Predicted 3D model of a 477-nucleotide part of an RNA (small-subunit ribosomal RNA, 3' major domain) from Colwelliaceae bacterium 1tb9. It matches the Rfam family "Bacterial small subunit ribosomal RNA". Rfam links the family to the GO terms ribosome and structural constituent of ribosome.
Context: one part of a larger RNA
RNA sequence: UGACGGGGGCCCGCACAAGCGGUGGAGCAUGUGGUUUAAUUCGAUGCAACGCGAAGAACCUUACCAUCCCUUGACAUCCAGAGAAUUUUCUAGAGAUAGAAUUGUGCCUUCGGGAACUCUGAGACAGGUGCUGCAUGGCUGUCGUCAGCUCGUGUUGUGAAAUGUUGGGUUAAGUCCCGCAACGAGCGCAACCCCUAUCCUUAUUUGCCAGCGAGUAGUGUCGGGAACUCUAAGGAGACUGCCGGUGAUAAACCGGAGGAAGGUGGGGACGACGUCAAGUCAUCAUGGCCCUUACGGGAUGGGCUACACACGUGCUACAAUGGUACAUACAGAGGGCAGCAAGACCGCGAGGUGGAGCGAAUCCCAGAAAGUGUAUCGUAGUCCGGAUUGGAGUCUGCAACUCGACUCCAUGAAGUCGGAAUCGCUAGUAAUCGCGAAUCAGAAUGUCGCGGUGAAUACGUUCCCGGGCCUUGUACA
Numbered sequence: 001u002g003a004c005g006g007g008g009g010c011c012c013g014c015a016c017a018a019g020c021g022g023u024g025g026a027g028c029a030u031g032u033g034g035u036u037u038a039a040u041u042c043g044a045u046g047c048a049a050c051g052c053g054a055a056g057a058a059c060c061u062u063a064c065c066a067u068c069c070c071u072u073g074a075c076a077u078c079c080a081g082a083g084a085a086u087u088u089u090c091u092a093g094a095g096a097u098a099g100a101a102u103u104g105u106g107c108c109u110u111c112g113g114g115a116a117c118u119c120u121g122a123g124a125c126a127g128g129u130g131c132u133g134c135a136u137g138g139c140u141g142u143c144g145u146c147a148g149c150u151c152g153u154g155u156u157g158u159g160a161a162a163u164g165u166u167g168g169g170u171u172a173a174g175u176c177c178c179g180c181a182a183c184g185a186g187c188g189c190a191a192c193c194c195c196u197a198u199c200c201u202u203a204u205u206u207g208c209c210a211g212c213g214a215g216u217a218g219u220g221u222c223g224g225g226a227a228c229u230c231u232a233a234g235g236a237g238a239c240u241g242c243c244g245g246u247g248a249u250a251a252a253c254c255g256g257a258g259g260a261a262g263g264u265g266g267g268g269a270c271g272a273c274g275u276c277a278a279g280u281c282a283u284c285a286u287g288g289c290c291c292u293u294a295c296g297g298g299a300u301g302g303g304c305u306a307c308a309c310a311c312g313u314g315c316u317a318c319a320a321u322g323g324u325a326c327a328u329a330c331a332g333a334g335g336g337c338a339g340c341a342a343g344a345c346c347g348c349g350a351g352g353u354g355g356a357g358c359g360a361a362u363c364c365c366a367g368a369a370a371g372u373g374u375a376u377c378g379u380a381g382u383c384c385g386g387a388u389u390g391g392a393g394u395c396u397g398c399a400a401c402u403c404g405a406c407u408c409c410a411u412g413a414a415g416u417c418g419g420a421a422u423c424g425c426u427a428g429u430a431a432u433c434g435c436g437a438a439u440c441a442g443a444a445u446g447u448c449g450c451g452g453u454g455a456a457u458a459c460g461u462u463c464c465c466g467g468g469c470c471u472u473g474u475a476c477a
Stems, first nucleotide, its partner, number of pairs: 001477002003474003007471007015461002019425005026316008034307002042053002064302007073125001077124002079121005088101005107114002127291002130289003136285002138280003141276001143274001148187006154163003167178003193268004198236006208225002212223003239262001242256005318418001322377007334365003339358002344353003384415001389410007431453007
């Protein structure tokens, strides 16, 4: 000087407390461990691995296993020889592949040949998701959006170092003020950027419809309008600016006015010096090592989907603030041409036939659901709950056996609110309700977004956890 203390002081955080809802019990989904297996590819492992890499394993993907094949190779550059490239078909085979037939003579030319592509041959070489993340770059997690981390000059000390950065106030903040052997500065904080809340100007179609007119069973449907809403470009607005009080005449704090918004308005992007030899050689790149008729390459089938069990994360429930039936209201944000698909018809339904319109403020996906109204069920393993199983189907796709999703009929398991323990959340939040998108042929209870309805509680900082500053002890570095 640090680090540590079941030392002290001050302070903060959904850290506790106060509340609301969960997990832990059930069934299922998904990931992991373990076990099994020819293989169940690999990585991630306290917080910070475990719905994680994977925004989507039937084949492919795929790296794993079995079997069948290739050896200058699926891919790159160089050399030699042959052929234009290419099209179509047949035979054998699980296919890779092998054999046979067919089509075609193109472009440039100094007529030697050349360019692109294909085949054969020789070697230089290719190739490796093989090892090492403890050789590395890059990227990322974490402490932590915590308020810290440093430097120059000066000064103090023999020196390591100190000072500044401590102190008194204050702040979300090393934020600001005052003081001070310090004076300044840098990286962080804040602001500058984006979205959102209010208003103005401009613009007026595909969006809008107040007033005027026309029309309809009905609809901005038509003439028209530029007010309003929206859209999208530019501005305004919030700064403790104003008033009162407290304070040290300061910084600031408390209350108030005006205001759509008030003291960082709400949200996002943004992550200092560093820590964990943290994670990744399987995104990519790369040193070294290793394989080279195989640890490289191709194909078919299988596996990654196994199942006594254990754990994590979720979904659905156990019901009456509910289930069921009928009627009925109101979103936002997205996506669409190898696409989204209306009306119509067929089917109980998944869906099918057909195809208007739309590269979309125009058309479509598209019915929002919880809600509201009426009826019924009457506390029961039930008109709760839907697992499981049988049968019949639909769709995607060469192909749903291993191993897809969905529909209909039948079946109707556990489950009556969950031990110890444990998690999230402070406001348009929790809880609850549906909608969309990426990936994607198909395949979400996951992920990322969107809106609807919409709470309770916070006395307080003694205690648990994590963190910041000062100080003290130390046989630690």
Its mean pLDDT, the model's own confidence on a scale to 100, is 84. The full RNA is in RNAcentral, with records from ENA and SILVA.